[in-house]
RNA sequence: GCGGAAGUGGCGUAAUUGGUAGCCGCACCAGACUUAGGAUCUGGCGCCGCGAGGCGUGGGGGUUCGAGUCCCUUCUUCCGCACCA
Numbered sequence: 001g002c003g004g005a006a007g008u009g010g011c012g013u014a015a016u017u018g019g020u021a022g023c024c025g026c027a028c029c030a031g032a033c034u035u036a037g038g039a040u041c042u043g044g045c046g047c048c049g050c051g052a053g054g055c056g057u058g059g060g061g062g063u064u065c066g067a068g069u070c071c072c073u074u075c076u077u078c079c080g081c082a083c084c085a
Base pairs, nucleotide, nucleotide: 001081002080003079004078005077006076007075010026011025012024019065028044029043030042031041032040046055047054048053058074059073060072061071062070
């Protein structure tokens, strides 16, 4: 340099052929239970905000009523090939 794959919360992941992003699990927070801890149970748990609400799928742009998904571009990582020494 060429070709291919991947990038989603703190972590592992999911999301029919474009239609509520993160199901489920782990971790975490609060409470119940317990002498205490663990286990178990209940609720919560992306980010900002007191709230209403706003934003969010590596970054930027586009198509569309609507994009994690399609198109363009770019960054990073991995794999293969090529080249050089």